[in-house]
Molecule: SAM riboswitch aptamer (S box leader)
Organism: Zavarzinella formosa DSM 19928
RNA sequence: GAACGAUCCAGAGUGGCUGAGGGAACAGGCCCUUCGACGCCACAGCAACCGGUUGAUCGCUCUUGCACCCCAAGACGACUCACGACGGUGCUAAAUCCUGCCCGGUUAGCCGGGGAAGAUCAGAC
Numbered sequence: 001g002a003a004c005g006a007u008c009c010a011g012a013g014u015g016g017c018u019g020a021g022g023g024a025a026c027a028g029g030c031c032c033u034u035c036g037a038c039g040c041c042a043c044a045g046c047a048a049c050c051g052g053u054u055g056a057u058c059g060c061u062c063u064u065g066c067a068c069c070c071c072a073a074g075a076c077g078a079c080u081c082a083c084g085a086c087g088g089u090g091c092u093a094a095a096u097c098c099u100g101c102c103c104g105g106u107u108a109g110c111c112g113g114g115g116a117a118g119a120u121c122a123g124a125c
Stems, first nucleotide, its partner, number of pairs: 001125001005121004013043005021032003026100004044092003049088003054082003057078003061075005096117001101114005
C1' cells in the first nucleotide's frame, strides 16, 4: 500500500508547550475555537480486537481406566460464555457530528434498511 474478515447510537480528561484555525477528502449543514481549539508531550482513564491467565460449557478428537457401549479422569481444540487488564494496539466533544448513492414508509418535517467512503483490530501478502 491494495485486497479480505469483524466492529463502529456504549465508554473514558487533566496539566504543560504551541498559537489559528479545526471536526479525513469534496459539497451542503451543524458544531468546537484567543475563556486557547487542532496538534505535540506527560500523567491519568476507557474499552476488551489480538496474545496471555483462570473458570464454565461443548466436541464424528486423543490417552488412560483390559476390549465394545456408557461413565470418569487427563490432554487437545472451539466461530461459545464469563473473569481479568500483564503484554501488543486503539481510543478519551458531538452516532464515523449529520447528509450526499439505492430501496421502503411518510401530507410535510422526517423515519427505517442497505451501499459508498473512512476509522480500528486480526491474519496472510